[in-house]
RNA sequence: GCCCGAGUGCUGGAAUGGUAGACAGGCACGGUUCAGAGCCGUGUGUCCGAAAGGGCGUGAGAGUUCAAAUCUCUCCUCGGGCA
Repeated sequence: GCCCGAGUGCUGGAAUGGUAGACAGGCACGGUUCAGAGCCGUGUGUCCGAAAGGGCGUGAGAGUUCAAAUCUCUCCUCGGGCA
């Protein structure tokens, strides 16, 4: 230099054009207990807000589309292959 694959919450990961984060782990709070472990329940991206509610968010930027994590282009990072 060329080719291929990957990048999504705290973590592993799902969603292959139509509610972003299913499911699991971790964590927080509560219940159970004399206490703990275990088990059960609820919550857990970010910003504004007292709340209701709203904005933003899938490595970065742009494009296509009524609609993009998903398709296209450029770039960045990581992994593999070829020279």